[in-house]
Context: one part of a larger RNA
Molecule: small-subunit ribosomal RNA, central domain
Organism: Phyllobacterium calauticae
């Protein structure tokens, strides 16, 4: 390459934007690039294949013929497919009047709780641990009580609730913002899906400037345990954890399941819309989003998955192809440097 494949054996890209490119809804006409069908040239010869002959056969030669899946010109067909022209609304989207959110960014601001200062009462222990010492306390510590700073979180509610593409987002209040979702309508008219480079965001940790630092704490120091104890436990504790603004781009970035779109038994809960009924509050009956629990077909090595598919089918993108060497050398590119990416 071709075929099989990617929830757990390799194998889905962290994740969405969107170029190139694939591929696209329904009707009518028109075209003749694909396609499809005949003619006609051409596809050298030798070979293969089928005939016939010649060498006593045979290999070997010789005539004839087929075929050469293919090109080019030329008549046609017009279902798809393209392309053009026209038109519809079922797809995608816009407007109306609606509720629901920790969805984002960015000012304020509350309370409780730890820590530290001050000042009162108070008097000998606190504090730790399996037991303990290190610590801290007669310069009054812990306790309790009243004032003050201050820095980070935001208990209850709270929920296999909810918001976001993903990372992730949770006191309260106002501003500015995004998206999704349902009702009824009325408009655009295919405006679409996917998406390879690009370029956007991306937990923690780290790293550059300046801040800021209460708790907590790598490293470190000191006790203890141990044979030993560079650990688990304990007293301290610095960067870090916070803010601004600038890099970094990794993760079990996991649902270990890539987007979209159709189709295929049912039962139970929940959040959020919205509608009809009547005995007016009903665990009604309906409809629509979102998220769980079972569970039929199917699927699956099994585990399990099952309308939130891993069932049946389509588009397009990414990956994988024995272990190890290795996600490493080299080299490119990217970073300030860790180091990341190609591989």
């Nucleotide at each position: 390459c071709u075929g099989g494949g990617c929830g757990u054996a390799a194998a889905g890209g962290g994740c969405g934007u969107g170029u190139a490119g694939g591929c696209g809804g329904c009707c009518u006409g028109a075209u003749a690039a694909g396609u499809c069908a005949g003619a006609u040239g051409u596809g050298a010869a030798a070979g293969u294949c089928c005939u016939c002959g010649g060498c006593u056969c045979a290999a070997c030669c010789g005539g004839g013929g087929a075929a050469g899946u293919g090109c080019a010109u030329u008549u046609g067909a017009a279902a798809c497919u393209g392309u053009c022209a026209g038109g519809c609304u079922a797809g995608a989207g816009u407007g109306c009047a609606g509720g629901a959110g920790a969805g984002g960014a960015a000012a304020g601001u509350g309370g409780a709780a730890u820590u530290u200062c001050c000042a009162g009462u108070g008097u000998a222990g606190c504090g730790g641990u399996g037991a303990a010492a290190u610590g801290c306390g007669u310069a009054g510590a812990g306790a309790u009580c009243g004032g003050g700073a201050g820095g980070a979180a935001u208990a209850u509610c709270a929920g296999u609730g909810g918001c976001g593409a993903a990372g992730g987002c949770g006191g309260c209040c106002a501003c500015c913002u995004g998206g999704a979702c349902a009702g009824a309508u009325a408009c655009u008219g295919a405006c679409g899906c996917u998406g390879a480079g690009g370029a956007a965001c991306g937990a923690a940790a780290g790293c550059g400037u300046g801040g800021g630092g209460a708790g907590c704490g790598a490293a470190c120091a000191g006790g203890a345990u141990u044979a030993g104890a560079u650990a688990c436990c304990c007293u301290g504790g610095u960067a870090g954890u916070c803010c601004a603004c600038g890099c970094c781009g990794u993760a079990a970035a996991c649902g270990a399941u890539g987007u979209c779109a159709a189709c295929u038994a049912g039962c139970c809960g929940u959040u959020u819309g919205u509608g009809u009924c009547c005995u007016a509050g009903g665990u009604c009956c309906g409809u629509g989003u979102g998220u769980g629990g079972c569970g039929c077909a199917g699927c699956u090595a099994a585990c399990g998955c099952a309308c939130u598919a891993a069932g049946u089918u389509g588009a397009c993108c990414g990956c994988c192809u024995g272990g190890g060497g290795a996600g490493u050398a080299c080299g490119g590119c990217c970073g300030c440097a860790a180091g990341g990416u190609u591989a």